Model confidence (mean pLDDT): 80 of 100. Predicted 3D model of a 75-nucleotide RNA (transfer RNA) from an uncultured Ignavibacteria bacterium. The sequence was found in a public genome assembly. Its Rfam family is "tRNA".

[in-house]
RNA sequence: GGCGCAUUUGUCUAGUGGUUAGGACGCGGCCCUCUCAAGGCUGAAGCACGGGUUCAACUCCCGUAUGUGCUACCA
Numbered sequence: 001g002g003c004g005c006a007u008u009u010g011u012c013u014a015g016u017g018g019u020u021a022g023g024a025c026g027c028g029g030c031c032c033u034c035u036c037a038a039g040g041c042u043g044a045a046g047c048a049c050g051g052g053u054u055c056a057a058c059u060c061c062c063g064u065a066u067g068u069g070c071u072a073c074c075a
Stems, first nucleotide, its partner, number of pairs: 001071007010025004018055001027043005048064005
């Protein structure tokens, strides 16, 4: 340099062209408890960036970025 794959809350993870973007842990509040833990209820927080296609894009296409794998060349 070429090619492939991945990127979703703080972490891990599911997901589909029309969802309120789901779950677990963590965090905040409340309940429970003599207290703590456990348990119950509840809340905040997410689709890497830019462009395109479409009535509608987190989802499809192109580019960029980051990470990762394979591979070539030079020395």